The RNA shown here (transfer RNA) has 75 nucleotides and comes from a bacterium. Model confidence (mean pLDDT): 81 of 100. RNAcentral holds the sequence, with entries from ENA and MGnify. Its Rfam family is "tRNA". Rfam classes the family as a transfer RNA.
């Protein structure tokens, strides 16, 4: 300095133009003598960032940030 892959809730994680699943923590109730199990409700992400196309962007395009992995330069 090139190329490629990742970035989505407190973690993990799915999505491939059309209201952003799911788990596992959290809170709230049942059951329990009490805790754990178990079931039932709930919480919480404008999607790394800024422009851009579209009637409509997590998705597509540009440039930027962060990591990882290949290969080049220099010592």
């Nucleotide at each position: 300095u090139g190329g490629g892959g990742c970035g989505u809730a407190g973690a993990c994680a799915a999505g491939c133009g059309g209201c952003a699943a799911g788990u596992c923590a959290c809170a709230g109730g049942a059951u329990u003598u009490u805790g754990a199990u178990u079931c039932c409700u709930g919480c919480a992400a404008u999607c790394g960032g800024a422009g851009g196309u579209u009637c409509g962007a997590a998705u597509c395009c540009u440039c930027c940030c962060g990591c990882c992995c290949c290969a080049g330069c220099c010592a």